[in-house]
Bacterial large signal recognition particle RNA from a Solirubrobacteraceae bacterium, 269 nucleotides, folded computationally. The gene name in the source record is ffs. Rfam family: Bacterial large signal recognition particle RNA. Gene Ontology terms of the family: signal recognition particle, plasma membrane targeting and SRP-dependent cotranslational protein targeting to membrane, signal sequence recognition. The family's RNA type in Rfam is non-coding RNA gene. Rfam describes the family as follows. The signal recognition particle (SRP) is a universally conserved ribonucleoprotein involved in the co-translational targeting of proteins to membranes. The coordinates come from a structure-prediction model, not an experiment, and the mean pLDDT is 78.
RNA sequence: CCGUGCUAGGUGGGGAGUUAGCGGUGCCCUGUACUCGCAAUCCGCUCCAGCGAGGCCGAAUUCCCUCCCGAGGGGCGUGUCACCCGGCACGCUCCGCCGGCCGGGGUGUUGAUGGGCAGGGUCCCCUGCGAUGUUGGUCCGCGAACCAGGUCAGGUCCGGAAGGAAGCAGCCUUAAGCGGGUGCCGGCAGGCGCAGCGGGAGCUCCCUGGCCGGAGCCAUCGGACGGCGGAAGCACCGAGUGGUCUGCUUCGAAGGAGGGAGCGCACGG
Numbered sequence: 001c002c003g004u005g006c007u008a009g010g011u012g013g014g015g016a017g018u019u020a021g022c023g024g025u026g027c028c029c030u031g032u033a034c035u036c037g038c039a040a041u042c043c044g045c046u047c048c049a050g051c052g053a054g055g056c057c058g059a060a061u062u063c064c065c066u067c068c069c070g071a072g073g074g075g076c077g078u079g080u081c082a083c084c085c086g087g088c089a090c091g092c093u094c095c096g097c098c099g100g101c102c103g104g105g106g107u108g109u110u111g112a113u114g115g116g117c118a119g120g121g122u123c124c125c126c127u128g129c130g131a132u133g134u135u136g137g138u139c140c141g142c143g144a145a146c147c148a149g150g151u152c153a154g155g156u157c158c159g160g161a162a163g164g165a166a167g168c169a170g171c172c173u174u175a176a177g178c179g180g181g182u183g184c185c186g187g188c189a190g191g192c193g194c195a196g197c198g199g200g201a202g203c204u205c206c207c208u209g210g211c212c213g214g215a216g217c218c219a220u221c222g223g224a225c226g227g228c229g230g231a232a233g234c235a236c237c238g239a240g241u242g243g244u245c246u247g248c249u250u251c252g253a254a255g256g257a258g259g260g261a262g263c264g265c266a267c268g269g
Base pairs, nucleotide, nucleotide: 001269002268003267004266005265006264009057010056011055012030013029014028015027020046021045022044023043024042034054035053036052037051038050063260064259065258066257067256068255072251073250074249075248076247077246079244080243081242082241083240085238086237087236091234092233093232094230095229096228097227098226099225101223102222103221104220105218106217107216114212115211117209118208119207120206121205122201123200124199125198126196127195128194129193130192132189133188134187135186136185137184138183139180140179141178142177148173149172150171151170156165157164158163
């Protein structure tokens, strides 16, 4: 110096989250740097912190530490945008009402606004008519073993006889009562209807009539102004969420620089 075998060591890293803490499975970022089994209501460890099994590289510029840069992630904050929740009251727009002003329209000397008179509409009572309900009568029918009537077979009684008497059943008529019923006559009733030169109340409002008086009236359309009210939107205030710019902070892969350790063991040539 070369070769073979072995040992130390290595065989990705990071963020958030979870955890007493560490690591892993899962998510994310870098990036290409073995395999299998376990593992999120978790799996395995204990501060030099995955466990178990196997493979590869192996003293190679592996490995460890610090610094620079920095993909990317986390936290806090300012600004801004969007969304959303709540508030606010009238700052703007909008809607409605009122008021007078203005401009249209309608109507009015065939008489406006207004005043006064009369009557009616309104309310209470009463009365009349009708309807309805109920009830009574009339009408028709049925309807009495005996205590309704008429006629009374048979039979009974009085009489010498002639005759007479009472009278059951049956038949007829009817009383009480029952039923029918289109209608007619009456009584009673009121959450029915109409009416009244009826009695009373009232007259804010409406209608009718005519009287006084002499020019306005309109429940109509529009405009701007003022006032009141309403809630819809915008604006304003406050909170929250998300995005974005940016500031601070934190962790930090790949890359770069420096330092440290190692350059070991055995055999052979």